[in-house]
Context: one part of a larger RNA
RNA sequence: UUAAAUUGAAGGAACUCGGCAAAUUUACUCUGUAAGUUCGCGAGAAAGAGUGUCAUAUUAAUCAUUGUUUUAGUAUGAUGUCACAAAAUAGGAGGUAACGACUGGUUACCAAAACCACAAAACUCUGCUAAUUAGUUUAAUAAGAUGUAUAGAGUUUGACACCUGCCCGGUGCUUGAAAGUGAAUAGUAUAGGUUUACGCUUAUAUUUUAACCCCAAGUAAACGGCGGUUCUAACUAUAAGAAUCCUUAGGUAGCGAAAUUCCUUGACGGGUAAGUUCCGUCCCGCAUGAAUGGUGUCACGAUUGCCUCACUGUCUCCAAUAUAAACCCA
Numbered sequence: 001u002u003a004a005a006u007u008g009a010a011g012g013a014a015c016u017c018g019g020c021a022a023a024u025u026u027a028c029u030c031u032g033u034a035a036g037u038u039c040g041c042g043a044g045a046a047a048g049a050g051u052g053u054c055a056u057a058u059u060a061a062u063c064a065u066u067g068u069u070u071u072a073g074u075a076u077g078a079u080g081u082c083a084c085a086a087a088a089u090a091g092g093a094g095g096u097a098a099c100g101a102c103u104g105g106u107u108a109c110c111a112a113a114a115c116c117a118c119a120a121a122a123c124u125c126u127g128c129u130a131a132u133u134a135g136u137u138u139a140a141u142a143a144g145a146u147g148u149a150u151a152g153a154g155u156u157u158g159a160c161a162c163c164u165g166c167c168c169g170g171u172g173c174u175u176g177a178a179a180g181u182g183a184a185u186a187g188u189a190u191a192g193g194u195u196u197a198c199g200c201u202u203a204u205a206u207u208u209u210a211a212c213c214c215c216a217a218g219u220a221a222a223c224g225g226c227g228g229u230u231c232u233a234a235c236u237a238u239a240a241g242a243a244u245c246c247u248u249a250g251g252u253a254g255c256g257a258a259a260u261u262c263c264u265u266g267a268c269g270g271g272u273a274a275g276u277u278c279c280g281u282c283c284c285g286c287a288u289g290a291a292u293g294g295u296g297u298c299a300c301g302a303u304u305g306c307c308u309c310a311c312u313g314u315c316u317c318c319a320a321u322a323u324a325a326a327c328c329c330a
Stems, first nucleotide, its partner, number of pairs: 001325003005321004010316002014314001019311001027051005036041001038159001052079010063067001080084001092309007099301002104116002120157007132143003160296004165226003170223002172219005180213001186207009227245005254288001255285001266282005
């Protein structure tokens, strides 16, 4: 010096991106226990008290041993230590906000999460030789299923509560005895080549003709989308309102400087002596918004932000001790 330990005056997070690490707490019995809540929880909430040994009396149970048996207590008294869950093993606690309801799963070997899954909700396909899938020189066969639409398959959202607005112009999907477009084939006509003939064949014209396309309608819990300008009220300011242009339709309820806010450390309030973070409110939302779900939410979380109590060598500021290694001398 390093490793892994122990102890520490006064202070007690001043350390630091951040209480990282360490410390505190820890057992059992009794008392007691808030907001909130889906009435189950929250809850071991929190906050407290007791615990050794001996004696006497006594309760309940126990037994191949009926005895000062053993186990669990109760009451009264006595008694020792600085210290009685006497060593070891054995929750730190609370508040607030974000996200995800939850238990569960995940990057074997840098990520455990707000990601995946989930119960639940919705849409679409499928009538059974089902759809879908595997297989296949396009078949057999198999899964689906010894199931039958309360079933099976695909997609999206993601408990629960309150809800889920407007747009079908574009793209997609579905449907549609009108019209148009539309290949080979097939028919007819004309002309040519060839042939004794039948026929074969070439070109042109015309008729017939599927899907697609086109056209029309429907469909957004399908992919998706959801405006601008100007003016106006008897202080000022603001604009319920008016005018105008464009659009398929112009963002509803909610929420909002947000895991989304550039300007921005927005403004106001709270907390601090002092707060770019945090909490509440406002709304000029650069660029929120409703199953690409919107807004809430008890419980839960080795998740994330902030605060408080307790606690401490994290720090002010380092010191000492024991062990091991390294180093130096012999």